[in-house]
RNA sequence: AUGACGCGGCCGCCGAAUUCGCGAUCACGCGAAACCGGGGACCCAAUUUUCUGGGGUGAAUCGACGCGCUUUCCUAUGAGCGCGCCGUUGGGCACUUCCACGCCCGAAUCCGUCAGCUAACCCGGUAGGCGGCAUGGAAGCAAGG
Numbered sequence: 001a002u003g004a005c006g007c008g009g010c011c012g013c014c015g016a017a018u019u020c021g022c023g024a025u026c027a028c029g030c031g032a033a034a035c036c037g038g039g040g041a042c043c044c045a046a047u048u049u050u051c052u053g054g055g056g057u058g059a060a061u062c063g064a065c066g067c068g069c070u071u072u073c074c075u076a077u078g079a080g081c082g083c084g085c086c087g088u089u090g091g092g093c094a095c096u097u098c099c100a101c102g103c104c105c106g107a108a109u110c111c112g113u114c115a116g117c118u119a120a121c122c123c124g125g126u127a128g129g130c131g132g133c134a135u136g137g138a139a140g141c142a143a144g145g
Base pairs, nucleotide, nucleotide: 010132011131012130013129014128018033019032020031021030022029023028034126035125036124037123038122039121044116053114054111055110056109057108062087063086065084066083067082068081069080070079071078090105091104092103093102095140096139097138098137099136100135
């Protein structure tokens, strides 16, 4: 001098998942605000649809190909499931929007036979996971001088 790892602070990204107060002493309990989700009338919608169950949160859906398994006496076909690859409606990327360019995601899970919308009203959540100069142009806004 450089790299990796660990700890702390600060700044930021996805997401509703933050702030404050009181009490604890062990990261929890209670409450408030803020944000978010669900249930729930008239009216409207629906009456066409219930094992091919149905529904919710979420951007996370839909499809092609390949392999394997299940179903049928076998095979083929069909259907279903899983995995892999490639796409995709869709979503994200340092003030906001638009355009251009580039990169990334395209999961997971919950309810339990049941829910359209929905005022009043009722119920619940406030997790988790990452990053460290962060592309350019236009308009707007904000801050500073």